[in-house]
RNA sequence: CCAAAGAAAAGCCAAACCUGCUUUAAAGCAGAGAUGGGAACCCACGGGUCUUGCACUGACAGCCGGGUUAUCUCU
Numbered sequence: 001c002c003a004a005a006g007a008a009a010a011g012c013c014a015a016a017c018c019u020g021c022u023u024u025a026a027a028g029c030a031g032a033g034a035u036g037g038g039a040a041c042c043c044a045c046g047g048g049u050c051u052u053g054c055a056c057u058g059a060c061a062g063c064c065g066g067g068u069u070a071u072c073u074c075u
Stems, first nucleotide, its partner, number of pairs: 005075003012037002018031005035062001042067002045065003048060003
């Protein structure tokens, strides 16, 4: 220096709830907030859940799996 795995840990991220805005809706964005998290960055490919509907729109990546990118300590 590179790759993989595990552990600890985090000044990093931000659950629920509340406020405002967007939306038919699920939900999303911002503020506040802190459940938790080493990818709780990203991707809707598979499964699943939710929404619209019943040909139809979509959402959830912090549901699981998979893909992919990145950082620090120790082994």
A computed fold for a 75-nucleotide RNA from an uncultured Desulfobulbaceae bacterium, annotated as c-di-GMP-I riboswitch aptamer. Its Rfam family is "c-di-GMP-I riboswitch aptamer". Rfam describes the family as follows. GEMM was predicted in a large-scale screen for bacterial structured RNA regulatory elements. Its mean pLDDT, the model's own confidence on a scale to 100, is 78.